This is a predicted structure of a 74-nucleotide RNA (transfer RNA) from an archaeon. Rfam family: tRNA. The family's RNA type in Rfam is transfer RNA. The sequence is in RNAcentral, with records from ENA. Its mean pLDDT, the model's own confidence on a scale to 100, is 85.

[in-house]
């Protein structure tokens, strides 16, 4: 220097291929159970979907750039 994959909530990823209201688990808060605490159970909050141009009535998704992160070749 070149290739390839990967970046979505505090943490561990789905969603992208096929554009149309941002979502599980887990934490977390707060209720309801318990003498009380764990578990169970129910509600709630948290997210410029890594930036940035572009295409598009509409972009996490589609293009091209740019950061960061991994694996390969040199």
């Nucleotide at each position: 220097g070149g290739g390839c994959c990967c970046g979505u909530a505090g943490c561990u990823c789905a969603g992208c291929c096929u554009g149309g209201u941002g979502g599980a688990g887990c934490g977390c808060a707060c209720g309801c159970c318990u003498u009380a605490u764990a578990a169970g159970c129910g509600u709630g909050a948290g997210g410029u979907c890594u930036c940035g141009u572009g295409u598009u009535c509409g972009a996490a998704u589609c293009a091209c750039g740019a950061c960061g992160g991994g694996c390969c070749c040199a």